Description:
The RNA shown here (FMN riboswitch aptamer (RFN element)) has 175 nucleotides and comes from Paractinoplanes ferrugineus. Its mean pLDDT, the model's own confidence on a scale to 100, is 79. It was read from a public genome assembly, where an Rfam model found it.
[in-house]
């Protein structure tokens, strides 16, 4: 330097104006945001060659839509917890699975990464009114259920003070 094990904290951003409207950071016009690991011909340093252009080597750095992977959702072997058991709950989960979006012009040997230009994508759950009936309430109001109308979140609220890819650090061991 590397390999393995541990032990730590770290580990994702953004709603302004303006329109409609009873109501919308949710629609419409315009604006705004981009986890991580690889690829990479941009750019930045350092050394060394060269007479110069320039090469060559090492570290940095450069993709939301190339390639993985993480998140979020399905399913799940087994563990737990509740229970006299069983069943049904909860809660964790080895692993499986599903899983979004890019053209165009330039350059140039060579673009999926560079430059111009034009575009698309972004888990689950919430979310308003207006009446009827029932519950509590002194009311204001509130919950519950029907009816009828609507409003549709990458940005807002929750799950989340959680999980993470991973990238560092300390220590042990190896080699």
């Nucleotide at each position: 330097a590397c390999g393995c094990g541990c032990u730590g904290g770290c580990g994702g951003g953004a709603c302004u104006c303006g329109g409609u409207g009873a109501a919308a950071u949710u629609c419409c016009g315009a604006a705004c945001c981009g986890g991580c690991g690889g690829u990479g011909a941009u750019c930045c340093g350092a050394c060394g060659c060269g007479a110069a252009a320039g090469c060559a080597u090492c570290g940095g750095u450069a993709a939301g839509c190339c390639c993985g992977c993480g998140a979020c959702c399905c399913g799940g072997a087994c563990g737990c917890c509740u229970c006299a058991a069983c069943a049904a709950g909860g809660c964790g989960g080895a692993c499986g699975g599903u899983g979004g979006a890019c053209c165009u012009g330039g350059u140039g040997a060579a673009a999926a990464u560079c430059c111009g230009g034009g575009g698309c994508c972004g888990a689950c759950g919430g979310u308003u009114g207006a009446u009827c009936a029932g519950g509590c309430g002194a009311a204001a109001g509130u919950c519950u259920g029907g009816u009828c109308a609507g409003a549709c979140a990458g940005u807002c609220c929750g799950g989340a003070u959680g999980g993470g890819a991973g990238a560092c650090a300390g220590c042990g061991c190896g080699c």